[in-house]
Context: one part of a larger RNA
Order: sequence, then structure tokens, then C1' cells
RNA sequence: GAUUGAACGCUGGCGGUAGGCCUAACACAUGCAAGUCGAGCGAGAACGCGCCUUCGGGUGUUAUUAGAGCGGCGGACGGGGGAGGAACGCGUGGGAAUCUGCCUAGUAGUGGGGGAUAACUCGGGGAAACUCGAGCUAAUACCGCAUACGCCCUACGGGGGAAAGAUUUAUCGCUAUUUGAUUAGCCCAAGUGAGAUUAGCUAGUUGGUAAGGUAAAGGCUUACCAAGGCGACGAUCUCUAGCUGGUUUGAGAGGAUGAUCAGCCACACUGGGACUGAGACACGGCCCAGACUCCUACGGGAGGCAGCAGUGGGGAAUAUUGCACAAUGGGCGAAAGCCUGAUGCAGCCAUGCCGCGUGUGUGAAGAAGGCCUUCGGGUUGUAAAGCACUUUCAGUUGUGAAGAUUGCGACGUUAACAACAGAAGAAGCACCGGCUAACUUCGUGCCAGCAGCCGCGGUAAUACGAGGGGUGCAAGCGUUAAUC
Repeated sequence: GAUUGAACGCUGGCGGUAGGCCUAACACAUGCAAGUCGAGCGAGAACGCGCCUUCGGGUGUUAUUAGAGCGGCGGACGGGGGAGGAACGCGUGGGAAUCUGCCUAGUAGUGGGGGAUAACUCGGGGAAACUCGAGCUAAUACCGCAUACGCCCUACGGGGGAAAGAUUUAUCGCUAUUUGAUUAGCCCAAGUGAGAUUAGCUAGUUGGUAAGGUAAAGGCUUACCAAGGCGACGAUCUCUAGCUGGUUUGAGAGGAUGAUCAGCCACACUGGGACUGAGACACGGCCCAGACUCCUACGGGAGGCAGCAGUGGGGAAUAUUGCACAAUGGGCGAAAGCCUGAUGCAGCCAUGCCGCGUGUGUGAAGAAGGCCUUCGGGUUGUAAAGCACUUUCAGUUGUGAAGAUUGCGACGUUAACAACAGAAGAAGCACCGGCUAACUUCGUGCCAGCAGCCGCGGUAAUACGAGGGGUGCAAGCGUUAAUC
């Protein structure tokens, strides 16, 4: 000098734009953050309104409604923080032994049956969470049978395996299989921290055969056989760390760094496990164990903000328990639509960057006042006043887009434009001994204090404190911390 997710001190007008718990992966009250489909299925209220009424009620509508149940798809995306991990985790470049819902293109089908079960009703248990028994019922739920171009197995003789319907009659589905696309899994090469005050490490260890297992190669697993494998080109051990595109500095080489945004990885109270599924060993799913918190009738139960807000705590330090699905995108649905703290916006903060303003011209009696003075004057200083103007921004009033192809605009008292009034509402901070731009007076008297380094202060201090003056930056200016 440059830079920062900064903090602190003093000060603070406006706008745009970006950013905002770096610390305790500490604990969390409350609300919301993942639902949707009646064009898969059975069942089906209530309020209200109308009519009838023996005043008990009945009936139509509300209503293919609400709320729940079975079933399908989605909850593996999106969102979060970086604990762990020095590793094929990441980045680069290659590879072969794989899977892939929805989507694309093609081929062939979609025949005929069956038995259950929730909801519901009745009964029981429990404080609750919930749960048990009996009975009834449906399906695109479940299970046989038939069929098989292609598909799978095969000893090539043969053997095996499917489907589901709905509707507004336009279609949407379902089954098998092939192709593509996309996604995901796996392998290899060299690269990717520190320490030798860590020198030896390794028994599924290294390889082979066979079998099992997986979507898939493989000690991935098991049995048997062999004795290998790694290491001063740093194995093993210990410490530290998410990696990258990038960011920052630098002429570059290099150094430092990995906030925001984007890609990948791993994690979801701690540890372990599998289930379902095309995909998880699953943040707002399940089971077990543990710690913690809560409820309890003491028998037993419930929970997981490293989602968005918000609270306590920690800290030098970091925001609203906001609005909207209008746009973009996602899930479901034939659609209307519903859901969406993703997202779009608004709120707070000079945290950074950028832009603008705080007036302009004129004005010497060089006013008053302040300060200095050799007492003549000098300086503040065209500065002020005065005179003449202007109205950016802010303010008031009115008009008023684009973002929305066609209906729908949270933002929105929007942006922008026009009119109006009036210099009106808008300047500070640090420094002035040298480095380093900028000097005098008073006070103090090695005191009080200053200080980045050299060093100032012990009675004339340009170095402390104050006044005047000046210099530098400016809605900021300084200090501290950190990097080059």
C1' cells in the first nucleotide's frame, strides 16, 4: 500500500447493490417448513336454508362437502450447518463388470377367476399413548389359472414368468420387453497438510482355487492352499483439516485462504441396525441402546430447529416469532387446483462497494467576535452578513408502468413523470517533532500524560492538555485484529 463475513471509539443526510453467529455440531418454549389424488376404492357427517310435523322428529338441499380409512405417487428433491474424515473424500484424466421410478421411441398384450382386510358396527382393556376380540364390505390392495413376439434359465431335449382399470368416450392408465436420455454405484493413474523427538507395519493380512453374496468387478464373505503385501520415493503412528471452481495479495513466480454463489463429499441429539422402495441404511420414517427434557393415575408414555423466524447461553460480534405463492422452480392431480419459511419480496444493520447531496454567483467597510502581536498590525477571510439565483436529494400533491403471452402483482404509499414550497432538513473524524502533508499561544513542570519506531515531559514543550490556525480523508474517519 492492498484486502476483510470484521469488532471498538467518535460522528451520521439520501439512494442503488451485495452481505450479515467466523464463538457452543450448546440446549431449545411457540408457530410454520411435504404433501397431494374422489378421473383407484368402500363409506360418509354437521351448521345453515326450504317443506312437512303427532313437536319426539321426518325429509330435500348443503354434499361426487368436511373429517377419517384402504390404495397410488411424492416424503432419497428442495433447505441446513461442516462434526467426522489425510481418504479414490476431492480435483484432473481414463476404464468396465452394472442399476435406473417419472420421460422418449418401438414391439406384443390387457382373458378368466378367488380369498381377505381397514374404514364401519358391537363388546373389552388403558390415566394417556394406544390397543384387543367378534361381525360386515370395496378396490388400480392381495393371490392363483390361461396366454408369451420378444424376455429369463438350459445339459439345447426342454422348462419358467404378466397385467387394472377409470372417465365427461377425447383420452389417461396397466403388463412384458427393447432403444435412448438422465441419474446413480464401481475400478485405475499421478496429484491433493504437518511431525522421524513416530522406523518398521500387516493373519482376511497378499495371492490362488471353489462356493456364497451383490444391480455389478473384487477377500466383499467363507473353506482350502501358498507366504506373501507395504516401507527413507517416508509405510505405520500422532496432530491438524471438509475438497474444488474460486477469493485475496503480488509485475510475476509464489504466499495466504476456502464467508456469500456453484459442483462434490460426509453428517442430522450420541452409537448401532435394518425395513420399504427405482433410488435411503432415510434431517421433519421405523427398531434397539445411551445421555438429556417433558407428561403420568407410577403401571407406562412423548421428544429431537446443523429447515424459516424466534429464545436462553457463549461471545468483541452478526437481523423479523414479517408478506406472498404474483413470478421462477418443485410435489401431486386429466384439469380446476392444493401444498411449497425453496423462491420472490419487505423489515433491521454505514458491514462493504458504487452514486448523489449538504447549495450557486456576487460580495472589502477586508465588519463584529476569536487568536496572535515587535502594538504598527497580522490572521480567521469572500469566510460571514448583504444582494441576485437555483431546487438535485429529502418533503407535499397528482399521474402512474414493466415484471403478466390470457385471468391472476406479494413487492406497492413501487420505479418513473409532472406540479408546489423554501437555502430551506443534511459534516464529521484523525492528525500537525522526524519518518509524514500540516505551527503558534497558554497551562503543566520526569507530574499529569504521549508513544508505530526513534523518543517527548525535571519552568519559555511546534511531541503532554486546551485555544487559535493548518493538513488529510469525508458520510465517514480513526484504532485494534488478520493476510499478502
Model confidence (mean pLDDT): 86 of 100.
This is a predicted structure of a 484-nucleotide part of an RNA (small-subunit ribosomal RNA, 5' domain) from an uncultured prokaryote.
It matches the Rfam family "Bacterial small subunit ribosomal RNA". Rfam links the family to the GO terms ribosome and structural constituent of ribosome.
RNAcentral holds the full RNA, with entries from ENA.